The RNA shown here (Fluoride riboswitch aptamer (crcB RNA motif)) has 59 nucleotides and comes from Dialister histaminiformans. Its Rfam family is "Fluoride riboswitch aptamer (crcB RNA motif)". On this family, see Baker et al., Science 2012: "Widespread genetic switches and toxicity resistance proteins for fluoride". The prediction has a mean pLDDT of 79. RNAcentral holds the sequence, with entries from Rfam.
[in-house]
RNA sequence: UGACUGACAGGCGAUGGGGUUCGCCUUAAACGCAAAAUGCUGAUGACUCCUGCUUUUUA
Repeated sequence: UGACUGACAGGCGAUGGGGUUCGCCUUAAACGCAAAAUGCUGAUGACUCCUGCUUUUUA
C1' cells in the first nucleotide's frame, strides 16, 4: 500500500414523516413502467398511523 475477514455504528429498498417487521449494502445498497410521449401508476419492500394528492357521497 492492496486484498480478505471480523467488530461497532450506520445507511438503502422510484415522491414526505412515525412505529413494527423483512431483505440488502459497508462507500455501496438505490435511481418505476412505457408504444419512448405534452404518456401512465404509486406517498408502504410488507403492515399500520399521520400528512399531501385524486374520485364519489353527505352535512